Notes
A computed fold for a 488-nucleotide part of an RNA from Paratrichodorus minor, annotated as small-subunit ribosomal RNA, 3' major domain. Its Rfam family is "Eukaryotic small subunit ribosomal RNA". The family has 90 seed sequences and 75,755 matches in Rfam 15.1. The RNAcentral record of the full RNA draws on SILVA.
Context: one part of a larger RNA
Parts: sequence; structure tokens; C1' cells
RNA sequence: UGACGGAAGGGCACCACCAGGAGUGGAGCCUGCGGCUUAAUUUGACUCAACACGGGGAAACUCACCCGGCCCGGACACCGUAAGGAUUGACAGAUUGAGAGCUCUUUCUUGAUUCGGUGGGUGGUGGUGCAUGGCCGUUCUUAGUUGGUGGAGCGAUUUGUCUGGUUUAUUCCGAUAACGAACGAGACUCUAGCCUACUAAAUAGACACUGGUUCUUUGGACCGGUGAACUUCUUAGAGGGACAAGCGACGUUUAGUCGCACGAGAUUGAGCAAUAACAGGUCUGUGAUGCCCUUAGAUGUCCGGGGCUGCACGCGCGCUACACUGAAGGCAUCAUCAUGUUUCUUUUCCUACCCCGGAAGGGGCGGGUAACCCGAUGAAACGCCUUCGUGAUUGGGAUAGGGACUUGCAAUUAUUUCCCUUGAACGAGGAAUUCCUAGUAAGUGCGAGUCAUCAGCUCGCGCUGAUUACGUCCCUGCCCUUUGUACA
Repeated sequence: UGACGGAAGGGCACCACCAGGAGUGGAGCCUGCGGCUUAAUUUGACUCAACACGGGGAAACUCACCCGGCCCGGACACCGUAAGGAUUGACAGAUUGAGAGCUCUUUCUUGAUUCGGUGGGUGGUGGUGCAUGGCCGUUCUUAGUUGGUGGAGCGAUUUGUCUGGUUUAUUCCGAUAACGAACGAGACUCUAGCCUACUAAAUAGACACUGGUUCUUUGGACCGGUGAACUUCUUAGAGGGACAAGCGACGUUUAGUCGCACGAGAUUGAGCAAUAACAGGUCUGUGAUGCCCUUAGAUGUCCGGGGCUGCACGCGCGCUACACUGAAGGCAUCAUCAUGUUUCUUUUCCUACCCCGGAAGGGGCGGGUAACCCGAUGAAACGCCUUCGUGAUUGGGAUAGGGACUUGCAAUUAUUUCCCUUGAACGAGGAAUUCCUAGUAAGUGCGAGUCAUCAGCUCGCGCUGAUUACGUCCCUGCCCUUUGUACA
């Protein structure tokens, strides 16, 4: 001095509690991990900081694992062999999973590319993340970190970096042997909310004049055409706007805090993020990489099949439920993020409309390389009407049988989807434990990623929309100060 430990005092956090909400833990199923099993069930990761994580939804490929079978993609150098041939390829039959001349029989073909040996390379999802880079995660979402000059001390070191008040904040006020600075915080960037002010728009509208169709007529709705004087709505550029600015309280009348008013906002949400570390993760992201291993009977690479899905069991993330605030049928009725085929040979993506079909789906015609088409994306919960009537029931939809279509070369260990039948547990879940303060939790669907096909996952998006705090340090932790002494 302080990774740590003892004690005291302050301060902070829904990865802490309080007040609550939704749960999870119990059931069925999905999925990850362990175990067991197995030819193989490839493997990494194991408290927070492993376990719907590796963007890991694996039928082949992926693929690393298991069982088999080809190939050389063994550069280059040297030495052999060698044009009287180093070597290469192959029909058929046998053989084989195989239309692998792989091997054998049989012969033809080829012509210095190769072949044999040695050295040396190359490849490797082989090993080592405890040899490394880079990236990520975490300590650690808190306020912390550092040097120059000066002061103190023999020195390590200390002061600055603080008694107090204040702040989300080492944020400021002030105090002051310190003064003046740097990184971090803040500022900043993106995003959300406002603009009847600017710039505009035949890929957005509104308006005017018209032509039809229809209704309920003055007029409205729909389908077109023309116009280019408009920009409220839509789009998106440039800007503006909020600063605790105004008023009142509290406060050294400082920093600031609270209330009110005016207002579209008086804390929108994220990103970025210091110093020092960890022997945290990744050699399975990389043609980043050291060393080791292997390198032709290959740990290289390709092909065929299997596996990663296997099930006495334990744990984790989830989905569906246990119904009447509900289920089923019918009718009404509203979104926002986003996505979409190919320019050279076949047409693979989003799809309107028409026809066939109970449905899944199929066929035919079109539009769209997109503010132009799908599409005014007529989403779901919600709402209205009817039936059911507390019964393992019309709740629930696991499991299983049969049939049909689709994707794909291929669906068995059932890819998905649809139809009929079957109708299990489950009557709100013990100890324990997670997340959360406002358009949030919860409910509800939609889109994207992965994707030939396949979401119970993840990442976004809207719609409906609560209860309860607006505090405390009791538990769990973190930071600072003081103290004393063990310890490095």
C1' cells in the first nucleotide's frame, strides 16, 4: 500500500428486500445438459460469468463420430528406373452397395505428365485457449483511474483524489498544502414524441373538371380519364424546440431538491464506454498462428450407409393446459415492423384473380427486381349473437391406428401439413426460486433470422393493457471512510 479477513459508520441496487404482479418448481409435450446405453450415440462450455448457448431448428451435405470403399489435390530438389517404354486409361466377365478397371482374368491403349527411394512440403472441425493474436464475456453498470509541478516522509509512499451539503455520477458547491490537468461519467450518436413554419413529390395524397356503375334524391360510395395552380394527412431532408427556463416553498439563501403552471415533451429507449485484471470462452469463424501429432492401409479428400434424435433416471430454458372473465359455431371489425425471382439460359421468390378439391393441395392466367404488385397487408386477442352448464365435461389434446397431399435424389427412427378415429396426465402445483416500476408486467397475434421442407427458439413489431413502490439497508451483494491487527 491493500486481492482478502475482523469491527464500526455512511451510501447504493427489483441480477437485493419491502408492497405487489406474472410465474417457474407439480402434469403432458418441446428443447439443452448430465447419466445410462451404443459400432458411434462427434464435440466445446459447468456458480453468478455452462445448460432454446456455440447464432447448434443435424434426413444427405453440414460432420468433426462409427462401419465400409475409391482418389492424390505427395509442390520442389537430389538419386535411381527408363524410349528396346517411366507410366496412364479401359469394354466384358468375376467381384462389389455401386455404370469404383478397387482387385482379378484378358488383352489393347497411352507416351516422360509419371513411378521407386531420400530430403522437404502440403492438408487436417487432429492436440494444446495452461504457448498465442484477434474477438467476446466477466470483475462492473458501479464511479472509478492517472501523471506534471509543489508540500510531507530517510524511504516504500502520501497529499491532490476532502470534514460537510448535493448529484445517477470523483456531479457540483464549498473547504483546503495544494495548483493546474488527462481518461472515465456527462457531453456525443441512433431512436421515440411536436412543427398548419422551409424544401419537394404521376412510385404519396388532397383538390378541380369530367365519363360510367350503383344507392336513397339535394348528395354519397366505387371504377376510370384529364389538369398541374396545393402539401393538412404520407414520405424525408434541412432546421427549430427544453434550458429545471417561469412562479412558490425548502436549502449556508450555494450546489440543488420538491410542488404548480405553461407546454408535444419537465427522467423515451438503446449504443458507445476508463484503469487494472481473469491463466474466463473461442486453435470447431478465418488461407490468423507457435509447438506437437498425422500425412497414402491418411487424422487429407470424396462416395455409400449409420449416428449426433437411442432411454430405468436427475437438472435447466420454454410451450400447452387445468376451463364459464370459458369452449365451440356464426357475424362484425381495427395494426406496425419488415421481406420478396435472373439477367443469360431456362423460370426456383412474394403472389392477386379464375377453375378443381372437404382440407392439405393442384392446374391456368396475370402483377411485382418493388412507396408502383401481393396490399387500404380486412392479424389475433377484444366485441355482438347462439349453443353448452359445472361433470375429467363440448375443459385439455398427449398417445396411437388408417388415409391424402407437399418439400426433397431420398421421408423408415414416422420433415411438415391436412382428414377421420383414439381421447392419457392435468381439478392452480411442497421445500425452494426467477423476472419486473408505465404504454412497463401480463395477454395477443404478425414479420424476420435459420430455411429445399420444418418453431414450442431467437431478434424485432404493433394491438389490448393492470395491481403495487416512488422507499429501506432487514436478507443478498457492491462502493467509500475509520479502526485495529493477522496476512501477501